Context: one part of a larger RNA
Molecule: large-subunit ribosomal RNA, half B
Organism: Methanobacteriota archaeon
RNA sequence: UCUUGGCGAGGGAAUUCGGCAAAUUAGCUCCGUAUCUUAGGUAUAAGGAGUGCCUACGGCGCUUACGAAAGUUGGCGCGGUAGGUCGCAGUGACAAGGGGGUUCCGGCUGUUUACUAAAAACAUAGGUAGCCGCUAGAGCGAAAGCUUGUGUACGGCUAUUGAAUCCUGUCCAGUGGUGGUACCUGAAUCCUGAUUUCAACCGGGGGAAGGGCCGCUAAACGACGGGAGUAACUCUGACUCUCUCAAGGUAGCCAAAUGCCUUGUCGUGUAAGUUACGACGUGCAUGAAUGGAUCCACGAGGACCCCGCUGUCCCCGCCUAGAACCCGGUGAACCCACAGGCUGGACGAACAGUCCAGCGACCUCCAGCGGGACAAGAAGACCCCGUGGAGCUUUACUGCAGUCUGUCGCUGGGACGUGGCCUUGCUUGCAGAGCGUAGGUAGGAGCCGAUGAGCGUGCCUCUCCGGGGGCGCGGGAGGCGUCGAUGUAACACCACCCAUCCAAGGCUACUUCUCUGACCGAGGCCUCGUAGUCCGGGACAACGGCAGAUGGGCAGUUUGGCUGGGGCGGCACCCCCUUGAAAAGGAAUCGAGGGGGCCCAAAGGCUAGCUCAGGGGGGACAGAAACCCUCCGUAGAGUGUAAAGGCAAAAGCUAGCCUGACAGGAUCUCCAACAAUACGAGUUCCUGAGGUGAAAGCCGGGCUUAACGAGCUAUCGGAUCCUUGUUAAUGAGGGUCGGUAGUGUCAGAAAAGUUACCCCGGGGAUAACAGGCUUGUCGCGGGCGAGAGUUCGCAUCGACCUCGCGGUUCGGUACCUCGAUGUCGGCUCUUCCUAUCCUGGCCUUGCAUGAGGGGCCAAGGGUGAGGCUGCUCGCCUAUUAAAAGGGAUCGUGAGCUGGGUUUAGACCGUCGUGAGACAGGUCGGAUUUUAUCUGUUGGGGGUGUUGGUCGUCUGAGGGGAAAGGAUCUUUAGUACGAGAGGAACGAGAUGCUGAGGCCUCUGGUGUACCGGUCGUCCGACAGGGCCCGCCGGGCAGCUAAGCCUUCGUCGGAUAAGGGCUGAAAGCAUCUAAGCCCGAAGCCGCUCCUGAAAAUAGACGGCCGUCCCGUGUCCGUCGGCUUGUCCGGCGGGGCGGGUGGAGGGCGCCCGUAGAAGACGGGUUUGAUGGAGCCGGGGUGUAAGUAUCGAGGUUUCGACCGAGGUAUUCAGCCCGCGGCCCCCAAG
Repeated sequence: UCUUGGCGAGGGAAUUCGGCAAAUUAGCUCCGUAUCUUAGGUAUAAGGAGUGCCUACGGCGCUUACGAAAGUUGGCGCGGUAGGUCGCAGUGACAAGGGGGUUCCGGCUGUUUACUAAAAACAUAGGUAGCCGCUAGAGCGAAAGCUUGUGUACGGCUAUUGAAUCCUGUCCAGUGGUGGUACCUGAAUCCUGAUUUCAACCGGGGGAAGGGCCGCUAAACGACGGGAGUAACUCUGACUCUCUCAAGGUAGCCAAAUGCCUUGUCGUGUAAGUUACGACGUGCAUGAAUGGAUCCACGAGGACCCCGCUGUCCCCGCCUAGAACCCGGUGAACCCACAGGCUGGACGAACAGUCCAGCGACCUCCAGCGGGACAAGAAGACCCCGUGGAGCUUUACUGCAGUCUGUCGCUGGGACGUGGCCUUGCUUGCAGAGCGUAGGUAGGAGCCGAUGAGCGUGCCUCUCCGGGGGCGCGGGAGGCGUCGAUGUAACACCACCCAUCCAAGGCUACUUCUCUGACCGAGGCCUCGUAGUCCGGGACAACGGCAGAUGGGCAGUUUGGCUGGGGCGGCACCCCCUUGAAAAGGAAUCGAGGGGGCCCAAAGGCUAGCUCAGGGGGGACAGAAACCCUCCGUAGAGUGUAAAGGCAAAAGCUAGCCUGACAGGAUCUCCAACAAUACGAGUUCCUGAGGUGAAAGCCGGGCUUAACGAGCUAUCGGAUCCUUGUUAAUGAGGGUCGGUAGUGUCAGAAAAGUUACCCCGGGGAUAACAGGCUUGUCGCGGGCGAGAGUUCGCAUCGACCUCGCGGUUCGGUACCUCGAUGUCGGCUCUUCCUAUCCUGGCCUUGCAUGAGGGGCCAAGGGUGAGGCUGCUCGCCUAUUAAAAGGGAUCGUGAGCUGGGUUUAGACCGUCGUGAGACAGGUCGGAUUUUAUCUGUUGGGGGUGUUGGUCGUCUGAGGGGAAAGGAUCUUUAGUACGAGAGGAACGAGAUGCUGAGGCCUCUGGUGUACCGGUCGUCCGACAGGGCCCGCCGGGCAGCUAAGCCUUCGUCGGAUAAGGGCUGAAAGCAUCUAAGCCCGAAGCCGCUCCUGAAAAUAGACGGCCGUCCCGUGUCCGUCGGCUUGUCCGGCGGGGCGGGUGGAGGGCGCCCGUAGAAGACGGGUUUGAUGGAGCCGGGGUGUAAGUAUCGAGGUUUCGACCGAGGUAUUCAGCCCGCGGCCCCCAAG
């Protein structure tokens, strides 16, 4: 320090997003309980009282033994009364609701995201709608078959709402559903026409579902306006007008889980209320089963308030247990370019351990902390990109199941009816004229009639309403034509034909009915079967082929590009002109200014003639731009259309004649600087045929530069040129050349959304945070001085214009970071800046005093507590000397929090057909890491410091704020002032804030200790165990809220400022030389640290150095064989030994302590233990005696909570003292 548990003075939610956490409460008995209510509840509401033990006596229940019973004798349990008695405390431990008020949402119990969401989400009973009569509807399946269901509309399925209560408004224009349908459209089969025939192909007819069309339907999807005027104060607008719609939001409700503005306004609550509650309604964007409103009960749901309670907090303290730490054992992982300092920086991929500069820095270990290593972890989930993916949606594209429908097959018989076609028969055929209702053509002079004419009548039918036709009856003999008239046409009669009606027959189609033998049966019986039979259905259905409609039910896909991120916007995506573009050419930006996607049969070709705009003068006219004359007129006009360039006997205007807006072929240029390409556009030449002009010539469209488009496919045109299997012909096809239909995303895919359920690959090529650059914006300042200030620019304020600084705002940019630099606010903690809020020193004032305004110096210290909100900010409250502003990766998440933002759930409003979306609101929602290096706080061990060691110092250097400020009294009711008011220097006292130390006191703790007491266990008692069981006390220690300290007329140098003397400048001047003052600021005095201060210090005490070996080095002396020689001596080095001041180890310890360290003691001893005494804590032990409410008694005595005495007892002590008994040999 963490985790866990216990306690806490005074305050009592001041903490915080929020009473999170903790505490309080708690059992049972009795008393007593508001409001609301669906009358059940709420309710254990709330709020009170009691509770132990002993003794005695009643009651109730069960029961043993005896007894026939009554009863007696025992036992157990429940409940009651009285008396006695102890403690701080009697549910004494354990166990065991904190309560209340308001509100949102959801009726309730229930269910849910196993592993971040328990909810307001889901479900629910209840309401409503739709489908469905059972071989149903719905679902699964390729089918067989299965489920709902061995159920049957009081049922099942689907959808929606969500108890009950009061209700559920208007709209059918759109989308959907459903019904109808004269008509339109509508595929195949079918019928049919044309092509000489046939086939193919093309056309026509009829015609299903579907669609059009007409209705119905909103508890189907859904929707539910705007502008003016108006009442005798004003305001408002019951009222009126107008536009418009399918209809214009009714009842209700509301700044709401829905209101942007918004902290709306008012009220309540609070000292203070972005929350809360009650109202209002101007409702961005409320609103009625996408249900509206309300409400009892309920809720581990959300919000607010109050009481109680508390360490949540002021403000922290102490203790327990387990870790951490130490010892023994065992023993990983992450991670790792090299490595490992600080500060500053104008370097640097723009935040450096590595670069530059300065500073610092001996080596090493241990325990902490968590600033940095853009720490570790995970190829960022945000953002963008990919002609990457997936889930979902839909009126995206293209399909497929399914469904509906037609037709054909399996598939047969019959009947009525109705169509079509053919054949036969029959009927009818009216312009006008004409006696008359004349279909056409041809023949034709006769024809019909007792097999019943004319005529009358009844019925049927047609009708042009005149009549025609047929049949029946009556009746009984004539009628018609030719001729004549009319007329285009002349009737009798016969033949053929046309149209129409009707009838019959054949073929065929349809509706309805019927039959049974195909076919079907999830109906019965049966020998239980792939059978049979009965029954039911029946040419339907089912099944299969073809065809049409419908068809996110399902599937496969697509869902452009550029872009100061992306999206939205725009088109800078194909062309033209000017400019940018800095006189070759070329040249970018979402640079600037503009155009094109045509037009013209003349606005084209040639030739000829003419000259424009404007102005001066004159004429006609009442006058005037128009008309005429004349003069000037380089273009000021015109040129189809933009701009530029160009153009005057023209490129403009007018006229004449024309079609070169030609055919074939070739070259070159732009497009496309330079290398290269298509389309498109243009230039030149040759050949041919032309136009015009006297001719030279000009003419392959337009004064020039824009006016445009591959392949495939379809179609058209001219040439009749090439070609089509062995010939010829015809038809047809193909080719060559050209046109049309278009790709404007314009070198040309056939193409909608959404993703917060998301995934993959990449990107710092590209956004959000932070940094860098910039500084428009922001903040601060300066210059000038219009003006304000009674006068007066500068006491104060200061416009317009203008110059800067800063790098706290909002931006711009896209430079580091997307193989991760964790994002707002708060808490905690440190440091820096000054543009100073207070405190200190000054100047000035429109400064009398007091209180202020403005300015200068100054960063030592301080700058607080609350209400609201997630807030930063802000508003508010009460204080205060003041409640200053900022930086440090918007300091600080390997420090905390997690309220907000920003995953997955859910609700509302709005948008969207929908999936879904929203810098709109709302409820809920995982915060990892054992610290390697560095840094830092502490604690040790070594080495060095020119012998060692012990002690005492010095003080280079470092650190501190060790203090800061206030109030009161006095000065003094003085100075000042007319008064009202009202200071200061100085002196004293006392709080507050900060700092350091301490434990005598006051307290806290005090799991050493003492006592009380509950349950249980051990125990005869006594005494103990069970979280310190709970409770009452409490020494030492540690502590704060307690106590003590926190010096001053101090010194020095200064700032602003005030002065002295004093020139430059005969004066003046604080300054230039010189001198004196002057601040909480600077440096000292003062406190702490500090020989590792490498210039490694000073002083003092004590000890000290000697011996042996040496193959090595130096010096010196000697020798002779003069050598890299030998020997001696001295010194150094190396190796070994000995001694020593002193230190360490060991042992006993400590209020010292993580380990090390530090301090004490070690028999010459009180260091620790034991003992004793003292001093303390608790509170009077056990045993015994006696008393004791009562009761029993065999009268001996016994039971009995408890009281008194023995007893200031007993028990205990980390304290002091004594004492060598034990341990420091």